[in-house]
RNA sequence: AGAGUUUGAUCCUGGCUCAGGACGAACGCUGGCGGCGUGCCUAACACAUGCAAGUCAAGGGCUACUUUCGGGUAGCACUGGCGCACGGGUGAGUAACGCGUAGGUAUCUGCCCCUAUCUCUGGCAUAACAUCGAGAAAUCGGUGCUAAUAUCAGAUGAGGCCCGAGAGGGUCAAAGGUCGCGAGACUGGAUAGGGAUGAGCCUGCGUCCGAUUAGCUAGUUGGUGAGGUAAAGGCUCACCAAGGCGACGAUCGGUAGCUGGUCUGAGAGGAUGGUCAGCCACACUGGAACUGAGACACGGUCCAGACUCCUACGGGAGGCAGCAGUGAGGAAUAUUGCGCAAUGGGCGAAAGCCUGACGCAGCGACGCCGCGUGCGGGAAGAAGGAGCUUUGCUCUGUAAACCGCUGUCGGACGGGAAGAAAGAGUUCCUACGGGGGCUUGGGACAGUACCGUCAGAGGAAGCACCGGCUAACUACGUGCCAGCAGCCGCGGUAAUACGUAGGGUGCGAGCGUUGUCCGGAAUUACUGGGUGUAAAGGGUGCGUAGGCGGGCGAGUGCGUCGGAGGUUAAAGGCAACGGCUUAACCGUUGAAAUGCCUUCGAAACGGCUUGUCUUGAAUGUGGGAGAGGAUGAUGGAAUUCCUGGUGUAGCGGUGAAAUGCGUAGAUAUCAGGAGGAACACCGGUGGCGAAGGCGGUCAUCUGGCCCACUAUUGACGCUGAGGCACGAAAGCGUGGGGAUCAAACAGGAUUAGAUACCCUGGUAGUCCACGCCCUAAACGAUGUAUGCUUGGUGUUGGUGCCGCAAGGCAUCAGUGCCGGAGGAAACCCGUUAAGCAUACCACCUGGGGAGUACGAUCGCAAGGUUGAAACUCAAAGGAAUUGACGGGGGCCCGCACAAGCGGUGGAUCAUGUGGUUUAAUUCGAUGCAACGCGAAGAACCUUACCCGGGCUUGAAGAGUAGCGGAAUGACGGUGAAAGCCGUCAGCCUUUCGGGGCCGCUAUAGAGGUGCUGCAUGGCUGUCGUCAGCUCGUGCCGUGAGGUGUUGGGUUAAGUCCCGCAACGAGCGCAACCCCUAUCCUUAGUUGCCAACGGGUAAAGCCGGGCACUCUAAGGAGACUGCCCACGCAAGUGGAGAGGAAGGUGGGGAUGACGUCAAGUCAUCAUGGCCCUUAUGUCCGGGGCUACACACGUGAUACAAUGGUCGGUACAGAGGGCGAAACCGCGAGGUGGAGGGAAUCCCUAAAGCCGGCCUCAGUUCGGAUUGCAGUCUGCAACUCGACUGCAUGAAGCUGGAAUCGCUAGUAAUCGCAGAUCAGCAUGCUGCGGUGAAUACGUUCCCGGGCCUUGUACACACCGCCCGUCAAGCCAUGGAAGCUGGGGGCGCCCGAAGCCGCAAGAAAUUGCGUCGAAGGCGAACUUAGUGACUGGGGCUAAGUCGUAACAAGGUAGCCGUACCGGAAGGUGCGGCUG
Repeated sequence: AGAGUUUGAUCCUGGCUCAGGACGAACGCUGGCGGCGUGCCUAACACAUGCAAGUCAAGGGCUACUUUCGGGUAGCACUGGCGCACGGGUGAGUAACGCGUAGGUAUCUGCCCCUAUCUCUGGCAUAACAUCGAGAAAUCGGUGCUAAUAUCAGAUGAGGCCCGAGAGGGUCAAAGGUCGCGAGACUGGAUAGGGAUGAGCCUGCGUCCGAUUAGCUAGUUGGUGAGGUAAAGGCUCACCAAGGCGACGAUCGGUAGCUGGUCUGAGAGGAUGGUCAGCCACACUGGAACUGAGACACGGUCCAGACUCCUACGGGAGGCAGCAGUGAGGAAUAUUGCGCAAUGGGCGAAAGCCUGACGCAGCGACGCCGCGUGCGGGAAGAAGGAGCUUUGCUCUGUAAACCGCUGUCGGACGGGAAGAAAGAGUUCCUACGGGGGCUUGGGACAGUACCGUCAGAGGAAGCACCGGCUAACUACGUGCCAGCAGCCGCGGUAAUACGUAGGGUGCGAGCGUUGUCCGGAAUUACUGGGUGUAAAGGGUGCGUAGGCGGGCGAGUGCGUCGGAGGUUAAAGGCAACGGCUUAACCGUUGAAAUGCCUUCGAAACGGCUUGUCUUGAAUGUGGGAGAGGAUGAUGGAAUUCCUGGUGUAGCGGUGAAAUGCGUAGAUAUCAGGAGGAACACCGGUGGCGAAGGCGGUCAUCUGGCCCACUAUUGACGCUGAGGCACGAAAGCGUGGGGAUCAAACAGGAUUAGAUACCCUGGUAGUCCACGCCCUAAACGAUGUAUGCUUGGUGUUGGUGCCGCAAGGCAUCAGUGCCGGAGGAAACCCGUUAAGCAUACCACCUGGGGAGUACGAUCGCAAGGUUGAAACUCAAAGGAAUUGACGGGGGCCCGCACAAGCGGUGGAUCAUGUGGUUUAAUUCGAUGCAACGCGAAGAACCUUACCCGGGCUUGAAGAGUAGCGGAAUGACGGUGAAAGCCGUCAGCCUUUCGGGGCCGCUAUAGAGGUGCUGCAUGGCUGUCGUCAGCUCGUGCCGUGAGGUGUUGGGUUAAGUCCCGCAACGAGCGCAACCCCUAUCCUUAGUUGCCAACGGGUAAAGCCGGGCACUCUAAGGAGACUGCCCACGCAAGUGGAGAGGAAGGUGGGGAUGACGUCAAGUCAUCAUGGCCCUUAUGUCCGGGGCUACACACGUGAUACAAUGGUCGGUACAGAGGGCGAAACCGCGAGGUGGAGGGAAUCCCUAAAGCCGGCCUCAGUUCGGAUUGCAGUCUGCAACUCGACUGCAUGAAGCUGGAAUCGCUAGUAAUCGCAGAUCAGCAUGCUGCGGUGAAUACGUUCCCGGGCCUUGUACACACCGCCCGUCAAGCCAUGGAAGCUGGGGGCGCCCGAAGCCGCAAGAAAUUGCGUCGAAGGCGAACUUAGUGACUGGGGCUAAGUCGUAACAAGGUAGCCGUACCGGAAGGUGCGGCUG
């Protein structure tokens, strides 16, 4: 000192959370010792038992014992004295002179100290005791005796008090005792004065929260008099007056003992008040007094109440918030200990007694502090455990073992304190207060601390954490389960986040968790924040209180500043030094103690008083502009309506329509009239006004503003809580008015619906008067005022100067734009500030709940103003960035549309898929981009599926060990086969151990088309052959990021050119490669045949040739090169030239960064998981070929551009095949020439020529079915292809919809090949014939670039709103119900003080006041309440689609009405 968390990323705002410290703590795990502290925070709940306040015999009496009869000793109780008001406890009450601080005085003060004086003479009783009696007891009564330092009277009066001017008068005391032979000593008593100590009372200042508590007060405020008190005082009473307090917060409500201090913090602050210390209050609850120096009294009294206990039922007793202890409550807090040895207190002359104050001990890791659990060496880096890249390596780890050493704590044994001074005895000195010596005496703690000796590493380590924050990582288990979590978040099969283990990190007799406080949090901001858009400027003005206030003097000294003094208790904190071995702890000294008070001084600044000034402010004079306001009058255009004319079938309205109007004459048009409302053009980021707002013209009344002049006043000013006034639209009341428009409403459309958008109507309302309402996106989302701080350019109003004018310059007041410095998170603001400052006001403090509830207040109502909480979330938000998207825009492509040709969708069949079925119908592929796909070919095999039968180191390869045997071949039995069970034949080599080969057994291990394509590699599809995707350096920006890559052109292209804070570069494009089109060269067989020759029925058949075709190798050619036009260029255009080809000639191969967790674990490979006599493997059979259906892809057709019959012509590419001849109607068979192939074989069809068919379910179409066959194959039943004969179904061109194709293309025709024993309508190739159309880019789809909006970023298949339904939670209302609280009125009224009366007295009676109790009406607060209102939260509910894009009707604000719901509509406003 900061960090995590909103986003795809960024900056900001802002909340939440963490790291620190602390604690009277508690809980979990663990626990060796000691020292010092500390320990009911809850029930001020109830308490058993013991103890906590007694003492005095030198005041008095009594009893017992003793006696030298004087007395002595001991003792319980009593009389009397002092004490019991201290000490100890607790914090309920109290918001107060209670406390703190600083002052004051109308007062008292036992014991103590000082001073002065006195202490005389008498008297009456009574307790104890004795006796009698009552009672259960507590206790009480009668009679009798007695004393005092008890009590009463008198005397004296230094002195006090009272009266009085004075003289003087009046009045008030007392107690004695002990010792001593005595003198006397000591100790008491009384009065008075003083001191000390303590207490009472008064005052200034300070002392929590709530205004959803705003008014409170009758003894109330004051006075006079009286009473009362120790004492001032309404403290009390009588009378008089009507005051007193309050926004500087009275009253009321809530909470709370206050302080020194304590914790935290850099500080300022914040929180807190346990232990210790000071003060206060209380003592079961409430009241009251008595005694006393002191109490309204914790262990006293009286009364009332509640509770508990005793009881003989008649009555009694009690008060732990003293120390222990018990119960209860609670998360939780100790011993019914020892001692008065010390310190202190009470009594006493003293000894001494008492003392749960106190000193100690006990219990608790509750806290702080200290110590220990060992130290050194030691690598075979042991074993074990764990991990891995696993023949082994790494970690645990010098750790252990082992060797050497030490001895704290604990243990045993021994020694052993300080804390102690008094006191007593004796003696000495003395100033008579006392002091010294000697002896004696005495310790709870404690045989403790401490010291010594001995043995012995022996008895002593845990807890939390290891995803980030935050130091520390792996394995296994688990599989959105179990669980974790402070925040973010982990867990759905490879979890460093759960659990365990190994390892590591941190702290350590502790460690974590929980709770609370401060900090971090500048997140309430005094120090030290903000308000245009993040939360936040009041809708606007006037103005009260208050706050603040111009220049120059004078005075004062309130603030302010300085000096001095007093105080600021001690303890604590800080510093120094010291004492316990150290520390904690303790002691001594010092500094400090920001405050208050007193006093002295200063006079700048602020205040106050006073004088003066003119610049702030105001007034005056003269001009000026203006939709400023109010009232009245008036004008024209338009809409609507009415009357009349003309006129005829429509009008109107929409995307298209319909409702509506119209033949009863509309619309249109002309004329006239009625009425209401609003004022076109001018008109303008023009004007005026404080804002709302203000618009025809004229008049009257009226407010403000500006300019010029500088005459007057002389600070008269600024702001402004409350207050008052104004305040759009909608709305309300009363009365008018009512043309238009138009919520509601009605109808028509649209739609899945349409309570909307559109249309036709239409009422409130819109208008006026008066009265309310008081809110808006009332916005510049920007409070008012003043000053200061570079500029440019428009515009409105005025003035001055110059100019003939146009105009220019200067200045004041407004109003816009652009921009500098500066500011700002950015956007932006920028002399009209959001800059720099001052003054005052208002407001903000996470989102939701909520501008809601309750309360109060205003309102006729609607509603306004003020304005929470519970609960809930970790965000909500601002600005900007990159993408993606838009039923945004611009530009541009593509068989994308359009223009065309042919199809699919209808039929039958084939094939694939879904579904269904099945023992199985193996698996995968699923929008485009699955579906004649994997499969270039399932009868067995394939085959992965099903049924059944078998095998188990297994079907292959291969390591080691053991046993056996050649290998191998043949045969038999059984069986469906696989297999199983048998039989026979049969070796080589050697160093004699064995080896080769085979079998069996065992073990390592095989095998798996089992799972995971969401663990992967590889391969592939797709966007897309689309033109894009990036980098380096520089520059810009706080940053994400931008620039480059955008712009202007151009291109098929990020292709090229130009421009430019960019300059370059890479992957893509293009080119380089292959085929094809032309030519050349070379080569010339198997190819070819022009010329020559031969030859055939014919044929390159033969000689020959290589010219041509062709073959296959190399080259040439095309580059916008040339011309014209346009253009800066790139390039484009041209029916241009040339050329086989012209602007990438055609085709192919080639696929950027990336996207789809796209596809594939079943091609292959591979991590992990799973099976191991089975999920492996072998065999037989079956299935993958099922079939109500649905879809995709195809084949064949529906016919005459055809079918059929006959004749006849021409390929390419490829394969390895099979010719001729013969047989068969045919499939085919026989046959075997030729051919390892430019040589042989397979080889076209459409076409062309001719015949028939004549529009029909046909001579179209061929499905289906029957019979008979052929071929392949071990085998065609399930389940092959083909042939012949027979059969002859649907189908007559196909709904919505949809596909392909731009030229050698579509269409059409056949041929070949792969796979393959056989099986092709599929696939891959090949050639033959060979079109039509493209105006064009509005629209659909896909894509590219730029731009714009965005609440999207899983990116529009996005996001998201409200009702309804379900569960949970908190909360408001509510008939009521229950409890608490204080106040008011009345009734009753204890004790007691006071008063009065009676009585000789004891005492009794009465009265005022008076606790508790009762009654009553209200108030207030809390709980609860059928039902009810909304709210919040909750993986996958319902209805719609409101918002975000122009969100598909721009949205939003206020208001009103309406509607399942979001919402719709009207009116006015805003641009966000």
A computed fold for a 1472-nucleotide RNA from Kapaibacterium sp. (SeqCode), annotated as small-subunit ribosomal RNA.
Taxonomically the source falls in Kapaibacterium (SeqCode) (Bacteria, Bacteroidota, Eximiradiales, Kapaibacteriaceae (SeqCode)).
The prediction has a mean pLDDT of 85.
It matches the Rfam family "Bacterial small subunit ribosomal RNA". Rfam links the family to the GO terms structural constituent of ribosome and ribosome.